This is a predicted structure of a 504-nucleotide part of an RNA (small-subunit ribosomal RNA, 5' domain) from Dermacoccus barathri. The RNAcentral record of the full RNA draws on Greengenes. Taxonomically the source falls in Dermacoccus (Bacteria, Bacillati, Actinomycetota, Dermacoccaceae). Its mean pLDDT, the model's own confidence on a scale to 100, is 83.

Context: one part of a larger RNA
RNA sequence: AACGCUGGCGGCGUGCUUAACACAUGCAAGUCGAACGAUGAAGCGCCAGCUUGCUGGUGUGGAUUAGUGGCGAACGGGUGGGUAACACGUGGGUAACCUGCCCCCUACCCUGGGAUAAGCCUGGGAAACUGGGUCUAAUACUGGAUAUGACCAAUCACUGCAUGGUUUGUUGGUGGAAAGAUUUUUUGGUGGGGGAUGGACCCGCGGCCUAUCAGCUUUUUGGUGGGGUAAUGGCCUACCAAGGCGACGACGGGUAGCCGGCCUGGGAGGGCGACCGGCCACACUGGGACUGGGACACGGCCCAGACCCCUACGGGGGGCAGCAGUGGGGAAUAUUGCACAAUGGGCGAAAGCCUGAUGCAGCGACGCCGCGUGGGGGAUGACGGCCUUCGGGUUUUAAACCCCUUUCACCAGGGACGAAGCUAACGUGACGGUACCUGGGGAAGAAGCACCGGCUAACUACGUGCCAGCAGCCGCGGUAAUACGUAGGGUGCGGGCGUUUUCC
Numbered sequence: 001a002a003c004g005c006u007g008g009c010g011g012c013g014u015g016c017u018u019a020a021c022a023c024a025u026g027c028a029a030g031u032c033g034a035a036c037g038a039u040g041a042a043g044c045g046c047c048a049g050c051u052u053g054c055u056g057g058u059g060u061g062g063a064u065u066a067g068u069g070g071c072g073a074a075c076g077g078g079u080g081g082g083u084a085a086c087a088c089g090u091g092g093g094u095a096a097c098c099u100g101c102c103c104c105c106u107a108c109c110c111u112g113g114g115a116u117a118a119g120c121c122u123g124g125g126a127a128a129c130u131g132g133g134u135c136u137a138a139u140a141c142u143g144g145a146u147a148u149g150a151c152c153a154a155u156c157a158c159u160g161c162a163u164g165g166u167u168u169g170u171u172g173g174u175g176g177a178a179a180g181a182u183u184u185u186u187u188g189g190u191g192g193g194g195g196a197u198g199g200a201c202c203c204g205c206g207g208c209c210u211a212u213c214a215g216c217u218u219u220u221u222g223g224u225g226g227g228g229u230a231a232u233g234g235c236c237u238a239c240c241a242a243g244g245c246g247a248c249g250a251c252g253g254g255u256a257g258c259c260g261g262c263c264u265g266g267g268a269g270g271g272c273g274a275c276c277g278g279c280c281a282c283a284c285u286g287g288g289a290c291u292g293g294g295a296c297a298c299g300g301c302c303c304a305g306a307c308c309c310c311u312a313c314g315g316g317g318g319g320c321a322g323c324a325g326u327g328g329g330g331a332a333u334a335u336u337g338c339a340c341a342a343u344g345g346g347c348g349a350a351a352g353c354c355u356g357a358u359g360c361a362g363c364g365a366c367g368c369c370g371c372g373u374g375g376g377g378g379a380u381g382a383c384g385g386c387c388u389u390c391g392g393g394u395u396u397u398a399a400a401c402c403c404c405u406u407u408c409a410c411c412a413g414g415g416a417c418g419a420a421g422c423u424a425a426c427g428u429g430a431c432g433g434u435a436c437c438u439g440g441g442g443a444a445g446a447a448g449c450a451c452c453g454g455c456u457a458a459c460u461a462c463g464u465g466c467c468a469g470c471a472g473c474c475g476c477g478g479u480a481a482u483a484c485g486u487a488g489g490g491u492g493c494g495g496g497c498g499u500u501u502u503c504c
Base pairs, nucleotide, nucleotide: 001500002499003498004497005496008371009370010369011368012367013366014364015363016329021327022326023325025324026323027322030071031070032069035068036067038065043060044059045058046057047056048055049054050053078282079281080280088206089205090204091203092202093201094200097199098198102195103194104193105192106191107190108189110144111143112142113141119134120133121132122131123130124129150174151173152172153171154170155169157166158165159164208254209253210252215245216244217243220242221241222240223239224238225237226236227235257279258278259277260276261272262271263270264269284305285304286303287302288301307318308317309316310315335361337360338359339358343357344355345354346353347352374404375403376402377401384395385394386393387392408445410440411439412438413437414436418431421428422427448493449492450491451490452489453474454473455472459488460487461486462485463484469476470475
């Protein structure tokens, strides 16, 4: 963990190990109007009509947002299929590298241009969607100028760790800036240097089984030129050489995500890798690139395949191993809950919006821990039950009865911390009227399960008669069974007890 019987309360944890099987429905990634054109609501002012509180026009105002644009969507969340591998762990290397947002330093932000979405007109389509014409803006796109510095090439100098490196000096070539809000300065943009963070690559060592797998390899091993990448490299390509690995187990087969850790053990060791944390891999199956600082991208794109759905048959749409939930499989694993109040994340100047991350609640004795189901007194040793040698024994101080107490539960009243945050102010807590405090009534609402032949604590009666049955091992049962079934009694544990599985 499951199953059987039983079941009062609370706290903290934990809950598909099987079909990486298929998924209805809802939600899980948006945000910015302080980048831009547009749209222009309420309100207010004026004018007109008048059914004197409505309508219309106009100005102001700026709510709202489809679209362009920016940032995010590569985080967070899930799963363990694949992978025996530099995937992981540990220790190093990069003089062979990249790094949006953030921090520090430094210099700069000059001047032009053409489009396009939205809008309007019009067309096609059942739909998904899409074509044409025309108009327009920008922190969208793009031309030119400027260049300390940057990059490339040559050269001088210095220096190291082999290829080489460097704040340097000189010469030649290359390409780059964008505004918005505001009048308080604040933010943003571009080039360069440094930092921080995150990543990439390489290497030593370490960790499964199998020899009933003994030879494996042709891009294979190395070199040169070239390509490609942020970067080294057969990573790719052309040519050349014939190498490279292997009983210290290559190659093949099986199994498996790895670790911190967890369980067990006195230790050595053995087993496991659920929850939590780090890394990796994957996202219906296979392949591919685009965008981007970062992906070969779970809720992006394209192609192919299987499956499912819609269709007007022309064509389209989908991917829960996100959170709930459904079917199926299975011995077996939960709510289609509440909230962004806190913590954290994205965007934003901010207010704020989004957030099935998260915080909480619900269900399950699934685990651990705590509490309760009353306490004291009470012998005519009552009634009843069971046994009996019929005298009695036992259940048994147990009950009744008397005196107390009220934890938990129930009822009523009060009632948080978590908010040192956010806000100009008012105000602002999902949990939750919860925890907690006070008061109230009444022993009142709360005990079972297994076992009793030996191992092993605990015995009698009846029924049954090698039958029915029990059983972990030895073994019980064929007419007096402490071993089967029931009852009384007893023993053990107790909100659990027993069985099964696994480990030691």